[in-house]
């Protein structure tokens, strides 16, 4: 100094000026409720308006792909079905999340990836081509035996042996050397891959390693399946609470158990349950923001994350707020110029600086909250590791 890789912040700042929304606080107005036989009262609630005051979107809010806290079914379960995850240990409130390890693969590396259990319980799948594609198989060759012909190189036909050479295939009954044999073959040896072991060692565990066995008994479950472990539904438009209005009629099932508890069965609760026509009514307030909340510091872990003490208290809106203009700065960029350095014969290149002009700030917008992932996007910044150069 390029190039890669891996993580982390951060999403403009001041200030001036019109302007918006909760909440708290003063000051008016109403005479609503309140109080009072009335007249009137104004201490409390409430409407309205006007001063003032503190807060006032994120990192993802977005996707709705997971997990829950809440809430109702419902006073609560079993069993089928069905769904999810699937290397080991660990972390959390859980989780398909998040740490650390193993084992494979990719890359020189840091690092990335993994639907990572079961192919000897089953069924199923592999076109084409190929002798044969899992109790598979002999085209083309080799090898040597019998008969024939021979231009003496060899050719045909019978019947054996072979699977090491070629071809076909995405894949062809372990590979790579070598002994061996008529000619081969794990047939036998060496070395590797796999498989196996009442073996030893290491480790919590997957798993490594070592010895020993010639035992090599295909791939494919992101194809049905098996096998372990986990799983009520619904969903804030869940659910309540208060005020106000209306105008009912007919049916059907049932109470001898309808109907409800996601689908079926058991099992439990059960007196009302469901349809058609017709009116009424859309108002208030709660849920609803103090949390599995945040933040420094120590302690214990490798890590995730735990644990003490101490400080902090942030929008809660309901056709739905936080917004324009003006100025000045600022990180970044680009031109134009002036000195300095360094390399060069110049000519000119590079670096930082500093004056002018000029761009500049993505993605996007709470709606019960939290926890993760996925995706957008970059004005930018900082850091660690790895690889190659070059200089000391």
């Nucleotide at each position: 100094u390029g190039g890669g890789u891996c993580g982390a912040c951060a999403a403009g700042a001041c200030g001036g000026u019109c302007g918006c929304g909760u909440c708290g606080u003063c000051c008016g107005u109403c005479a609503g409720g309140c109080c009072g036989u009335a007249a009137g009262g104004a201490a409390c609630c409430g409407a309205c308006g006007g001063g003032u005051g503190c807060c006032g979107a994120g990192g993802a809010a977005c996707g709705u792909c997971c997990g829950g806290g809440c809430u109702c079914c419902a006073c609560a379960g079993a069993g089928c079905g069905g769904g999810g995850c699937g290397g080991u240990g660990g972390g959390u409130a859980a989780c398909c999340c998040c740490c650390a390890c193993c084992c494979g693969g990719a890359g020189u590396a840091a690092u990335c990836c993994g639907c990572g259990a079961g192919a000897c319980a089953g069924u199923g799948c592999a076109a084409c081509a190929g002798a044969g594609a899992g109790u598979a198989a002999a085209c083309c060759g080799c090898c040597a035996c019998g008969g024939g012909c021979u231009u003496c190189g060899g050719c045909c036909c019978g019947a054996g042996g072979u699977a090491a050479g070629g071809g076909u295939g995405a894949a062809a009954c372990g590979g790579u050397g070598g002994u061996g044999u008529a000619a081969g073959a794990g047939a036998c040896c060496a070395c590797c891959a796999g498989c196996g072991a009442u073996u030893c060692g290491g480790g919590u565990g997957a798993c490594c390693g070592a010895u020993c066995g010639g035992c090599u008994a295909g791939g494919u479950a992101a194809a049905c399946c098996u096998c372990g472990c986990c799983c009520g539904g619904a969903g804030c438009a869940a659910g309540g609470u208060c005020a106000g209005a209306c105008a009912g009629g007919g049916a059907a099932c049932g109470c001898u158990a309808a109907g409800g508890c996601u689908g079926c069965u058991c099992g439990c609760c059960g007196a009302g349950u469901u349809c058609c026509c017709g009116g009424g009514u859309a108002g208030a307030c709660c849920g609803c923001u103090a949390g599995a909340g945040g933040g420094c510091u120590g302690c214990g872990g490798c890590a995730a994350c735990g644990u003490a003490u101490c400080c902090c208290c942030g929008a809660g809106a309901u056709a739905g707020a936080u917004g324009g203009c003006c100025g000045u700065c600022c990180a970044c960029g680009g031109u134009c110029g002036c000195g300095c350095a360094u390399c060069g014969c110049a000519a000119g290149a590079u670096g930082a600086g500093u004056g002018g002009c000029u761009g500049a700030g993505a993605c996007a917008g709470a709606a019960c909250c939290c926890g993760g992932c996925g995706u957008a996007a970059u004005a930018g910044u900082c850091g660690g590791c790895c690889c190659a150069u070059u200089c000391g």
Bacterial RNase P class A from a Microbacteriaceae bacterium, 392 nucleotides, folded computationally.
It was read from a public genome assembly, where an Rfam model found it.
Its mean pLDDT, the model's own confidence on a scale to 100, is 77.
Of the family's consensus pairs, 99% are formed in the model.
Rfam family: Bacterial RNase P class A. The family's RNA type in Rfam is ribozyme.